RNAcentral holds the sequence, with entries from ENA. Predicted 3D model of a 76-nucleotide RNA (transfer RNA) from Candidatus Yonathbacteria bacterium RIFCSPHIGHO2_01_FULL_44_41. Its Rfam family is "tRNA". By type it is a transfer RNA.

RNA sequence: GGGAGAUUAGCUCAGUUGGUAGAGCAAUUCGUUUACACCGAAAAGGUCAGAGGUUCAAGUCCUCUAUCUCCCACAA
Numbered sequence: 001g002g003g004a005g006a007u008u009a010g011c012u013c014a015g016u017u018g019g020u021a022g023a024g025c026a027a028u029u030c031g032u033u034u035a036c037a038c039c040g041a042a043a044a045g046g047u048c049a050g051a052g053g054u055u056c057a058a059g060u061c062c063u064c065u066a067u068c069u070c071c072c073a074c075a076a
Stems, first nucleotide, its partner, number of pairs: 001072007010025004019056001028042004049065005
């Protein structure tokens, strides 16, 4: 330098044909316990990496940028 993939909650990951963003775990609160843990319940937590475009409508489609991973090439 060329190519491919990934980026969504604190963490690990879903998200179908574009149509109101979800699960598990963690943390918080309540119940239970002398207490902790386990267990049960509740509530919370999101600029969907950033910017722009298309569309009535974008996590999803298109372009650019950033970061990470892999492959190829060149040089040393």
Lineage of the source: Bacteria > Bacteria candidate phyla > Candidatus Yonathiibacteriota. RNAcentral records the identical sequence in 3 taxa.